The RNA shown here (transfer RNA) has 74 nucleotides and comes from Candidatus Terrybacteria bacterium RIFCSPHIGHO2_01_FULL_43_35. Its Rfam family is "tRNA". By type it is a transfer RNA. Taxonomically the source falls in Candidatus Terryibacteriota (Bacteria, Bacteria candidate phyla).

[in-house]
RNA sequence: GUGCCUAUAGUUUAAUGGUAAAACUCCGCUCUGUGGCAGCGGUGACAAGGGUCCGAUUCCCUUUAGGCACCCCU
Numbered sequence: 001g002u003g004c005c006u007a008u009a010g011u012u013u014a015a016u017g018g019u020a021a022a023a024c025u026c027c028g029c030u031c032u033g034u035g036g037c038a039g040c041g042g043u044g045a046c047a048a049g050g051g052u053c054c055g056a057u058u059c060c061c062u063u064u065a066g067g068c069a070c071c072c073c074u
Stems, first nucleotide, its partner, number of pairs: 001070007010024004018054001026042005047063005
């Protein structure tokens, strides 16, 4: 330099165009002498910019970060 893959909550994973889901974590309540476990409830996310579309996490372009393969030079 070329091609390909990945980026969603603090973490790990869903969602193939129509209100972004779950587990663990965190917070509150119940329970307990306290804590833990357990039960109930709650907070919180689409890497960035643009385009297409009535509507974009999803499709297209560019950029950023990470990874893989190949080419060139040393």
Notes
The same sequence occurs in records of 3 taxa.